[in-house]
RNA sequence: AGGGGUGUAGUAUAAUGGUUAUUACUCUGGUCUCCAAAACCAGUAAUGGGAGUUCGAUUCUCUCCACCCUUG
Numbered sequence: 001a002g003g004g005g006u007g008u009a010g011u012a013u014a015a016u017g018g019u020u021a022u023u024a025c026u027c028u029g030g031u032c033u034c035c036a037a038a039a040c041c042a043g044u045a046a047u048g049g050g051a052g053u054u055c056g057a058u059u060c061u062c063u064c065c066a067c068c069c070u071u072g
Base pairs, nucleotide, nucleotide: 001071002070003069004068005067006066007065010025011024012023018055027043028042029041030040031039048064049063050062051061052060
């Protein structure tokens, strides 16, 4: 330099272009307990940046960024 892939809560993960973006762990609060742990209940938090297509984009297109694989 060429080709391909990935990017979603703190971590991991799902989502056929359409309802409040799913689930688990974590975290916070509560119940319980002498205290803690466990258990149960409730809650917070996310689509890599920009542009485009569309009535509507996590999803499609372009570009940039980061990472991974590969060719020389």

A computed fold for a 72-nucleotide RNA from a Lachnospiraceae bacterium, annotated as transfer RNA. Rfam family: tRNA. By type it is a transfer RNA. Rfam describes the family as follows. Transfer RNA (tRNA) molecules are approximately 80 nucleotides in length.